Two RNAs folded together computationally: RNase P RNA and transfer RNA, 454 nucleotides in total. Rfam match: Bacterial RNase P class A. Rfam links the family to the GO terms dimeric ribonuclease P complex, ribonuclease P activity and tRNA processing. Rfam classes the family as a ribozyme.
RNA sequence: CCAGGCGGCCGGAUGACCGCUGUCGGCCUUUCGGGGCCGGUAGAGGAAAGUCCGGGCUCCACGGGAAAUCGGUGCCGGGUAACACCCGGCGGGGGCGACCCCAGGGAAAGUGUCACAGAAAGCAAACCGCCUGGGCUUCGGCCGGGGUAAGGGUGAAAGGGUGCGGUAAGAGCGCACCGCGUCGGCGGCAACGGCGGCGGCAGGACAAACCCCACCGGGAGCAAGACCAAAUAGAGGUGGCAGGCCGGUUCGCCGGCAGGGUCGGUUCCUGGACCCGUCAUCUGGGUAGGUUGCUUGAGGCGUCCGGUAACGGGCGUCCUAGAGGAAUGGUCAUCCCCCGAAAGGGGACAGAACCCGGCUUACAGGCCGCCUGGCGCU
RNA sequence: GCCGGCUUAGCUCAGUUGGUAGAGCAGUUGAUUUGUAAUCAUCAGGUCGGGAGUUCGAGUCCCCCAGCCGGCACCA
Numbered sequence: 001c002c003a004g005g006c007g008g009c010c011g012g013a014u015g016a017c018c019g020c021u022g023u024c025g026g027c028c029u030u031u032c033g034g035g036g037c038c039g040g041u042a043g044a045g046g047a048a049a050g051u052c053c054g055g056g057c058u059c060c061a062c063g064g065g066a067a068a069u070c071g072g073u074g075c076c077g078g079g080u081a082a083c084a085c086c087c088g089g090c091g092g093g094g095g096c097g098a099c100c101c102c103a104g105g106g107a108a109a110g111u112g113u114c115a116c117a118g119a120a121a122g123c124a125a126a127c128c129g130c131c132u133g134g135g136c137u138u139c140g141g142c143c144g145g146g147g148u149a150a151g152g153g154u155g156a157a158a159g160g161g162u163g164c165g166g167u168a169a170g171a172g173c174g175c176a177c178c179g180c181g182u183c184g185g186c187g188g189c190a191a192c193g194g195c196g197g198c199g200g201c202a203g204g205a206c207a208a209a210c211c212c213c214a215c216c217g218g219g220a221g222c223a224a225g226a227c228c229a230a231a232u233a234g235a236g237g238u239g240g241c242a243g244g245c246c247g248g249u250u251c252g253c254c255g256g257c258a259g260g261g262u263c264g265g266u267u268c269c270u271g272g273a274c275c276c277g278u279c280a281u282c283u284g285g286g287u288a289g290g291u292u293g294c295u296u297g298a299g300g301c302g303u304c305c306g307g308u309a310a311c312g313g314g315c316g317u318c319c320u321a322g323a324g325g326a327a328u329g330g331u332c333a334u335c336c337c338c339c340g341a342a343a344g345g346g347g348a349c350a351g352a353a354c355c356c357g358g359c360u361u362a363c364a365g366g367c368c369g370c371c372u373g374g375c376g377c378u
Numbered sequence: 379g380c381c382g383g384c385u386u387a388g389c390u391c392a393g394u395u396g397g398u399a400g401a402g403c404a405g406u407u408g409a410u411u412u413g414u415a416a417u418c419a420u421c422a423g424g425u426c427g428g429g430a431g432u433u434c435g436a437g438u439c440c441c442c443c444a445g446c447c448g449g450c451a452c453c454a
Stems, first nucleotide, its partner, number of pairs: 001374010012335007020043010045349001049360002052358005057221004062271006070217005075089005090104001091102004105212002110210002112206003127152002129148004134143003160178006179201001180199005186193002225292004235283007244257005259276005285453003299318008336347004379450007388403004397434001405421001407419003427443003431439001
């Protein structure tokens, strides 16, 4: 210098003027709910996004147990409030390398599938071949039998691979190495690794097919929910279950008992609560106003300690949007960057909506650090 | 804001347990007719919304993204 890998960060700056939302202070006003003016102060993101996971919070009245179904996760250890996230390892794959990728349990519980091609596709088979032997022959060949699975061919996949020996030809038939299975002991918390012995090799693939095993999960979501106010026909239809008995009665009903219904947004059991008509659903009617939830939180920054790291702990310091058809904007000037010869034009992706932790996706341009390969020079 | 569903030929839709994607209408060409329509025959037309993954193999299974559609206020 070129090419590349990993990690982190920024993502226009400053000022003036005019606005918008919240809040604080002062003044004025009020029908005491509030309203207005002036000044100060704060005011989008790394993804605020997709809503894909995990929580907080709220309601479903609540506690305990079980089952099925459903959904999810899936090497090991750790982190965390939790996770499908993160960190560190293991195994497999890719790259010369820095490094990157992997939904990575079980196929010997069972079911299912393996199209086309091919002789044969799942307790497998012999098309062309190779070898051997028999019969016929017009000497060109033809037709049976047996052995074999090395070679060819088909296929995604053909019941270990390479080599040597061996054989009529062959074959784990024998041997060596590799792979595989199994046993033992060793290292490691473990996944697993490596060593030695034995076995001639055995039921191939697919579980992001059903399934099995282990673990986890109740549901809904701030349009959750709470309070206030206003208004009306506090109405009607359909369906489920129940509409029983006794006493009193001014015949409207009241009281008691028995019983029934509803309530865990899958079911059951157990305890329980509420109602006596209740529940579900549809149609119709009314209001579409205010307050709250609403932002101080598993919070940010700095520093020290522990830990390989994720992360945890101590101390100090800071308060940093809370709107609600929804503010966070516009103009000008100077500078920065890009395009353009100049005039001039442009500044990525995108905008909070209850709040956090992640993942994923989008993103012009730029900065910093560490590392790898190659070339050149000293 | 929250929660569901859909995307296959020009249009409307099928597609079973993963195995070479079909139907109707529309279109092309020809026949029939004086001509047109109808009818008959024939032909063409598909990155299955896009991208990755599992698998020998994906419209189908899994993940991410895009577009479209629908529902959700309170009172009694």